[in-house]
RNA sequence: GAAAACCUUCGGGGUCGGGUGAAAGUCCCAGCCGGCGGUAAUGAGCAUGUUGCUCCUAGCCCGCGACGGAGAAUCAGUGUUAGGCACGGUUCUCCCUGAUUUGGUGAAACUCCAAAGCCGACAGUUAAAGUCUGGAUGGGAGAAGGUUGUA
Numbered sequence: 001g002a003a004a005a006c007c008u009u010c011g012g013g014g015u016c017g018g019g020u021g022a023a024a025g026u027c028c029c030a031g032c033c034g035g036c037g038g039u040a041a042u043g044a045g046c047a048u049g050u051u052g053c054u055c056c057u058a059g060c061c062c063g064c065g066a067c068g069g070a071g072a073a074u075c076a077g078u079g080u081u082a083g084g085c086a087c088g089g090u091u092c093u094c095c096c097u098g099a100u101u102u103g104g105u106g107a108a109a110c111u112c113c114a115a116a117g118c119c120g121a122c123a124g125u126u127a128a129a130g131u132c133u134g135g136a137u138g139g140g141a142g143a144a145g146g147u148u149g150u151a
Base pairs, nucleotide, nucleotide: 004148005147006146007145008144009143010142017029018028019027031131032130033120034119035064036063037062038061043055044054045053046052047051059118060117068095069094070093071092072091073090074089075088077087078086079085080084100116101115102114103113104112122134123133124132
């Protein structure tokens, strides 16, 4: 000490105030929130002869995750006399998967600065939900640390 395997821990925020109404955190005015990785001129730090390394900056740029749909494999699973079929668990694949412009600076910015916009799974609900409740004490992109370890 590359690769690889394994283990542990961590891993999502938000309705102030008002209107209508029998009823709304769901409608209207208004308020609030922004998962993970990448990119990231500038800036900061460190080393330095050139120069290099590290750190910080995107909800709407690229990709991923969650929700939803379909399929495949598999199973001392459940139902069924059996075939087979249905349901369920696990693994995998595919589909689906929202939203930005203008001005400024500059060699360079959809990331900086300024302004104005826009977006947000499914199910539930006395009334339509990004924000409430629920699946979820779940799953998870991944992050940190550790163990083994061949060349």
Model confidence (mean pLDDT): 76 of 100. Predicted 3D model of a 151-nucleotide RNA (FMN riboswitch aptamer (RFN element)) from Halobacillus aidingensis. The organism belongs to Halobacillus, within Bacteria.